[in-house]
Context: one part of a larger RNA
């Protein structure tokens, strides 16, 4: 842009991917074999690799979290801190994102069929699975599973609305995103931030008290501080502005 009006649900032409591999036990030490060894067919339980989703658990990573320690420097100073030294070093970790983790999947008929094995059965009085004719027969093919899918220009259906009002720009922003696009909202308001309150993470904060020459140690104190999590709650920002119809 098209599909001669919008949505909203769908049908599948037609295309991807998947259908995998092994172990052990029970039929059954059974058929079958002297023996040694040893099954078809059938059921059950699991393990591997692979895949797809997830973050409850383990388990990493968290350079805006919280604690220890070192040099130097700066706040005059003493304490307490800021800055810098790979994130200065170490020790842990919330969200998010992962796996080495959880959780699923690989069924199940059926159709035609290779190879091969047959029934009938002529040419060719025999005999031959083939020349007519009719079966069995595979992880493979068709379909059955999952995903996309009407630009399938052959443009498809079905419902509702249609002469009504709304869509954009802007803003706040996302479990959405390269950007565009999409959802979630703009005060008729919980979108973001803040702040409260929980969750969670660190581990007992600074001051002051006391004990000790002092290092340090105990109380106050399961403190104090806190990024992404869950709620509440208009405190702060969602100001405003164009274009209007068949």
């Nucleotide at each position: 842009c098209g599909c001669a009006g919008a949505a909203a649900u769908u049908u599948g032409a037609g295309a991807a991917g998947g259908c995998c591999a092994c172990u052990u036990c029970c039929u059954a030490g059974u058929a079958c074999g002297a023996g040694a060894g040893g099954a078809c067919c059938g059921g059950a339980a699991g393990u591997g690799a692979c895949g797809a989703a997830c973050c409850u658990c383990u388990a990493g990573u968290g350079u805006a979290c919280c604690a220890g320690c070192u040099g130097u420097u700066c706040u005059g100073c003493c304490a307490a801190g800021g800055g810098c030294a790979u994130c200065g070093c170490u020790g842990g970790g919330u969200a998010g994102c992962u796996a080495c983790g959880u959780u699923c999947g690989g069924u199940u008929a059926a159709g035609a069929u290779a190879a091969a094995c047959g029934c009938u059965g002529a040419a060719a009085g025999c005999a031959u699975c083939u020349a007519a004719g009719c079966g069995u027969g595979a992880a493979g093919c068709u379909g059955u599973c999952u995903u996309c899918a009407a630009g399938a220009u052959u443009a498809g259906a079905u419902u509702u609305c249609a002469u009504u009002a709304a869509a954009c720009c802007c803003c706040u922003u996302c479990g959405a995103g390269a950007c565009g696009a999409g959802g979630a909202g703009g005060u008729u308001g919980a979108u973001a931030g803040g702040u409260c309150g929980c969750a969670g993470g660190u581990g007992u904060a600074a001051g002051c008290g006391c004990a000790g020459u002092a290092a340090u140690g105990c109380g106050u104190u399961c403190a104090g501080c806190c990024g992404a999590g869950c709620g509440a709650u208009a405190c702060u920002a969602a100001u405003g502005g164009u274009u209007u119809a068949g």

Notes
Model confidence (mean pLDDT): 83 of 100. This is a predicted structure of a 246-nucleotide part of an RNA (large-subunit ribosomal RNA, domain VI) from a Patescibacteria group bacterium.